Predicted 3D model of a 341-nucleotide RNA (Bacterial RNase P class A) from a Gammaproteobacteria bacterium. A source record names the gene rnpB. The prediction has a mean pLDDT of 76.
RNA sequence: GGAGUCGGCCAGGCAGUCGCUGCUACGGCAGAGGAAAGUCCGGGCUCCACAGGACAGGGUGCCAGGUAACGCCUGGAGGGCGUGAGCCCAUGGAAAGUGCCACAGAAAACAUACCGCCUGGGCGCGCAAGCGCUGGCAAGGGUGAAAAGGUGCGGUAAGAGCGCACCGCGCGACGGGUAACCGUUCGCGGCACGGAAAACCCCACCCGGAGCAAGGCCAAAUAGGGGAACGAUCGCGUGGUCCGCGCGGUUCCCGGGUAGGCUGCACCAGCGUCUCGGUGACGAGGCGCGCAGAUGAAUGGCUGCCCACGACAGAACCCGGCUUAUCGGCCGACUCCCCCU
Numbered sequence: 001g002g003a004g005u006c007g008g009c010c011a012g013g014c015a016g017u018c019g020c021u022g023c024u025a026c027g028g029c030a031g032a033g034g035a036a037a038g039u040c041c042g043g044g045c046u047c048c049a050c051a052g053g054a055c056a057g058g059g060u061g062c063c064a065g066g067u068a069a070c071g072c073c074u075g076g077a078g079g080g081c082g083u084g085a086g087c088c089c090a091u092g093g094a095a096a097g098u099g100c101c102a103c104a105g106a107a108a109a110c111a112u113a114c115c116g117c118c119u120g121g122g123c124g125c126g127c128a129a130g131c132g133c134u135g136g137c138a139a140g141g142g143u144g145a146a147a148a149g150g151u152g153c154g155g156u157a158a159g160a161g162c163g164c165a166c167c168g169c170g171c172g173a174c175g176g177g178u179a180a181c182c183g184u185u186c187g188c189g190g191c192a193c194g195g196a197a198a199a200c201c202c203c204a205c206c207c208g209g210a211g212c213a214a215g216g217c218c219a220a221a222u223a224g225g226g227g228a229a230c231g232a233u234c235g236c237g238u239g240g241u242c243c244g245c246g247c248g249g250u251u252c253c254c255g256g257g258u259a260g261g262c263u264g265c266a267c268c269a270g271c272g273u274c275u276c277g278g279u280g281a282c283g284a285g286g287c288g289c290g291c292a293g294a295u296g297a298a299u300g301g302c303u304g305c306c307c308a309c310g311a312c313a314g315a316a317c318c319c320g321g322c323u324u325a326u327c328g329g330c331c332g333a334c335u336c337c338c339c340c341u
Stems, first nucleotide, its partner, number of pairs: 001337010012306007020031004033312001037323002040321005045211004057207005062076005077091001078089004092202002097200002100195002114141002116137003120133001122131002149167006168191001169189005174183003215263004225254006234248005270289008307310001
C1' cells in the first nucleotide's frame, strides 16, 4: 500500500421566532428511536380459575454458566467452510417399538445375485474355445443420494475378516475435564451397528387462561330494580259472590349501570460514571442524575449560518431479547498478500 474479519459509536449541528403537549417555585423547564416497526419469544403488572397429582396438548433439546425469565446471551465440546483473522450448524435417543427410503438396481436392511469368477462331471477328437447341468463365491463390473468396513499380504478351485498387520468401528478399564467430550494408554470383540427422529415415537426439562379496550374509583339524563312511609280503603284484572292474590299513586332512601371524568401512566429488573470479582455473559459496591406521557392523540412551521447535504422511520402499560428496514461516516482489535528499511 492492497484485500478482508470482528466489535463498538454517531444518526446533521447552532441561533432566532411563531405554535403544540406535560409539569411548574409562574421565572421557566422537559418533549420519539436505534430500531419507537414486526408482535416472534420471555417476564413484570392486572383480573379470572385453581387442594394435590396424573393424563392429554404445546414448547425446548450437545455441555456448563448468566438472568426476573427466555426459543436470549457468554464460555466450552463436536461437525462443516475458509490460506487466515474468523464464520455456520433444530447437534438428545435409530442395539424400546412401528413405519419410510422415489427412480434405477439382484438387493434399500430378514440381506441378495443381473453381468461375472471357479470346482466337478456332460456334449465335443479335446487338460483349448464354446454350449448347457450341478454346486461354490461375492473379488471385479453395473445401478443409485446411499450397497452391508478400507488398504495390503497370506490363503483358496475361485473367493471371502477365512487368517494376519495397519487404519477405522464398538465395548470395557485407565488418565484428563464440573460436564459435553478428549487420549499415538491398555485390554477385549472379526465387525455385530446404512440413512432418516424437520415420520410416529421414547427420554429429560418447562408451560393455567385472558390481556391496559387488563383492572380500579367517581358518577348525570332516560328507562328499569329493591326498600320504607303516606294515602282513596279507591280503581282495574281474576271470580257467581266474599276473603285472598296481582297491578296502578305521591315522597324519600338504596344499589347496579350507560354517557362522561379520574386512575392504572411514567421512579424503575432505571440511566451515567468509578472501583472490585469473573476468560466472558454478568454480578457487588460507591457517587451522581430525574429522562415523553398524548387520548383525535403533542414533539411542527419559517428564517439565517455551517458541513460530509442528511437514510430507515413516529411512542400509546412497561421491561429483556430476537428479527427485519436503514444515507453517510468515525473509532478500536486482528488476519492474509505485496513493497521498503